[in-house]
RNA sequence: CGAGUUCCCCAGGUGAUCGCGCGAGGUGUGCCGACGCUCCCGCUUCGGCGGUGGCCGAGGCCGCAUCGUGAGGAAAGUCCGAACUCCACAGGGCAGGACGCCGGGUAACACCCGGGGGGCGCGAGCCCACGGAAAGUGGAACAGAGAGCAGACCGCCAACGGGCGGCGCCUCACGGCGCCGCUGCGGGCAAGGGUGAAACGGUGAGGUAAGAGCUCACCAGCGGUGCCGGCAACGGCACCGGCUCGCCAAACCCCGUCCGGAGCAAGACCGCAUAGAGGGGGAGGGGUGUGUCCCGCCCCGUUACCACCCCAGGGUCGGUCGCAUCGAGGCGCUCCGGCAACGGGCGCCCCAGACAAAUGAUCGCCACGGAGCAAUCCGACAGAAUUCGGCUUAGGGGGAACUCGGGAU
RNA sequence: GCUGGCGUAGCUCAAUUGGUAGAGCAUCUCAUUUGUAAUGAGGUGGUUGGGGGUUCGAGUCCCUUCGCCAGCUCCA
Numbered sequence: 001c002g003a004g005u006u007c008c009c010c011a012g013g014u015g016a017u018c019g020c021g022c023g024a025g026g027u028g029u030g031c032c033g034a035c036g037c038u039c040c041c042g043c044u045u046c047g048g049c050g051g052u053g054g055c056c057g058a059g060g061c062c063g064c065a066u067c068g069u070g071a072g073g074a075a076a077g078u079c080c081g082a083a084c085u086c087c088a089c090a091g092g093g094c095a096g097g098a099c100g101c102c103g104g105g106u107a108a109c110a111c112c113c114g115g116g117g118g119g120c121g122c123g124a125g126c127c128c129a130c131g132g133a134a135a136g137u138g139g140a141a142c143a144g145a146g147a148g149c150a151g152a153c154c155g156c157c158a159a160c161g162g163g164c165g166g167c168g169c170c171u172c173a174c175g176g177c178g179c180c181g182c183u184g185c186g187g188g189c190a191a192g193g194g195u196g197a198a199a200c201g202g203u204g205a206g207g208u209a210a211g212a213g214c215u216c217a218c219c220a221g222c223g224g225u226g227c228c229g230g231c232a233a234c235g236g237c238a239c240c241g242g243c244u245c246g247c248c249a250a251a252c253c254c255c256g257u258c259c260g261g262a263g264c265a266a267g268a269c270c271g272c273a274u275a276g277a278g279g280g281g282g283a284g285g286g287g288u289g290u291g292u293c294c295c296g297c298c299c300c301g302u303u304a305c306c307a308c309c310c311c312a313g314g315g316u317c318g319g320u321c322g323c324a325u326c327g328a329g330g331c332g333c334u335c336c337g338g339c340a341a342c343g344g345g346c347g348c349c350c351c352a353g354a355c356a357a358a359u360g361a362u363c364g365c366c367a368c369g370g371a372g373c374a375a376u377c378c379g380a381c382a383g384a385a386u387u388c389g390g391c392u393u394a395g396g397g398g399g400a401a402c403u404c405g406g407g408a409u
Numbered sequence: 410g411c412u413g414g415c416g417u418a419g420c421u422c423a424a425u426u427g428g429u430a431g432a433g434c435a436u437c438u439c440a441u442u443u444g445u446a447a448u449g450a451g452g453u454g455g456u457u458g459g460g461g462g463u464u465c466g467a468g469u470c471c472c473u474u475c476g477c478c479a480g481c482u483c484c485a
Stems, first nucleotide, its partner, number of pairs: 001405010012366007020070005026064003030061003036055003040051004072381001076392002079390005084263004091300003096259005101115005116130001117128004131254002136252002138248002153193002155189003160186002162183009201219006220244001222241008267321004278311004282297001284295003288291001314484002329349005335344003368379004410481007419434004428465001436452005458474005
């Protein structure tokens, strides 16, 4: 200098002017005005009641200026996990879903940390839905002889059966026996060729008609037993086994763990309005007065008694709370435990928020990076909506440590 | 904001338990006709929205991302 890997950090600063949301305390010949006191009038069962005017004025609205505060690392996607709220719920079952090496962290998780095993990379390092295929069912197109307790197209073989030929022996002859050669018909073989993503271990020797774990030695793989290390996953060593028992569970499935549903448009209260009226409907069960009623909505079952869906109609296109000060809260520490994730302790702080609507604009100076000879220009992704913890995606810059290659001294 | 569904040729849609991506219309060429239409024959046309994974093999299974569509206010 180039190429890369991991971890961490930032999201320009400052000043002036103007503007927006929220909050606080203040202010105004502004507007509304509870409670209380009181003049007058009327009624009275003499306790009071009603009406009208005045005074005080909590509080609210509006305006004004001041002060404080005001987007993110992803606020995003809504992919996971929770808090919270309502509905359902004695309990059980069927069905369904999620997760899946081991240990730890956490409120919880499909997240994080550490470790094991496997894979990739020269390396720093990175990736893995990583339980079970000797429980069962199933799949593997095309090609190929054969695709799962496989198979014989080319090929190899004359040990066996058969056929043909020759020779020898026996027999009068038919025929029989033996030996040799040919054949590849029956048959034997699975070493080699070939097909395929995948073809039932590899090398060598023995063996054979030819061959083959057929046998043996070594190696690889699988399973079992024992010992050792480790909390465990797992690893190491020794012995034995049959020789090989392959792939797919992000196919059904089996095993283990967990899971009720809906979501802040949840839900609670208030106000206006009206009629809590009317019409219609699916499958099943029960009762009975027989044309209507009741229960329940996966099933059994328990409890209870007007459930569920649709049409049509009224009101506001409403207010307050939930909801934004107290939380799995934030920040800091040369503190403690732990390899770490994280936990504990101490100190400080209260930190956006709705009308689905605010969080900005202009100018000057400075700083960083890039482009350009210069003047100058450009500076990413992106905008909270009930609230948290994660993941994923988008995307600009900086720092530290490390790896590989090249060059110079 | 919350929830659900769908992306396949220019358009409308298929594709069995994962095994050669197809049909109709449209378009192009030829025939027919004096010419056009209609008709007949033949052909072209695909990153199955994008990317990744599982598998020998993905439109199909899984993850992620992009786009489109639909439903849901309160009184109740």
This is a predicted complex of two RNAs, RNase P RNA and transfer RNA, with 485 nucleotides together.
Rfam match: Bacterial RNase P class A. By type it is a ribozyme.